[in-house]
RNA sequence: UUGAUGAUUGUGGGAGAGACCGAACAGCAUGUUCGGCACCGAAGGGGCAAGUCUCAAAAAGCCUUGGGACAGAAACUCUCAGGUAAAAAGACUGCAAUUGGACG
Numbered sequence: 001u002u003g004a005u006g007a008u009u010g011u012g013g014g015a016g017a018g019a020c021c022g023a024a025c026a027g028c029a030u031g032u033u034c035g036g037c038a039c040c041g042a043a044g045g046g047g048c049a050a051g052u053c054u055c056a057a058a059a060a061g062c063c064u065u066g067g068g069a070c071a072g073a074a075a076c077u078c079u080c081a082g083g084u085a086a087a088a089a090g091a092c093u094g095c096a097a098u099u100g101g102a103c104g
Base pairs, nucleotide, nucleotide: 002104006099007098008097009096010095011094012093013092018037020036021035022034023033024032025031026030038084039083040082044080045078046077047076051070052069053068054067055066056065057064
């Protein structure tokens, strides 16, 4: 000097599922809070595989099967949290800027 995987910010895209029922308050636009049942899966959070070691069947080892310990991912799964008109939020993602600095 070049500049990968990344990080932050701005901006565009971005799904699902009752504008459900009852009560209170404020008020006449409907909104807020509490309770109830139903539902969603894409903030956040929990769980699981592969893998490593070890014991036994069973004999030196390998393989196979079973047990134990460690470790442990997701858009899978749970639905604690969150959400179920619009708006907002939203995993993920295009572009731009800043930062960063792997390999050579």

Predicted 3D model of a 104-nucleotide RNA (Glycine riboswitch aptamer) from Aneurinibacillus migulanus. Model confidence (mean pLDDT): 78 of 100. The RNAcentral record of the sequence draws on Rfam and Ribocentre. Its Rfam family is "Glycine riboswitch aptamer". From the family's description: This family represents the bacterial glycine riboswitch.